[in-house]
RNA sequence: AAACGACAAAGGCACACCGUCUCGAAAGGGCGGGCCGCAAAGCCUCUGGCCUAAGUUCCGAUUCACACCGGAAUACGGCAGCAGGGCUGCCGAA
Numbered sequence: 001a002a003a004c005g006a007c008a009a010a011g012g013c014a015c016a017c018c019g020u021c022u023c024g025a026a027a028g029g030g031c032g033g034g035c036c037g038c039a040a041a042g043c044c045u046c047u048g049g050c051c052u053a054a055g056u057u058c059c060g061a062u063u064c065a066c067a068c069c070g071g072a073a074u075a076c077g078g079c080a081g082c083a084g085g086g087c088u089g090c091c092g093a094a
Base pairs, nucleotide, nucleotide: 004092005091012038013037017033018032019031020030021029023028036081042087043086044085046084047083048082049079050078051077055074056073057072058071059070060069
C1' cells in the first nucleotide's frame, strides 16, 4: 500500500413511522423528530431490476363533433437503504 472486516476505538448515516412543505400529476423528494439497520446506508443512473404515468398513443362509453369519464401501453420522471459497476473515504485486530 492493497486485500480484508474485530464482542476494538473514535465517529458517521438514518428503515418504518410521525409532523410539515405554494417541491411534484404521481412515484418520490426537502426539513424536523425517530432509530430498523448499514463497513461505505458517502457521491455518481453506466447496466439490469422495481415504482409512478403528467404528457402521448390506442380502446371503450358518450356526443352531431370536441371535451369530460373508464381501461391498456409507454419515461424524457423516480428508487443510490434493489443488485452490479465507477469514484472517494475513518480505523487497523485476525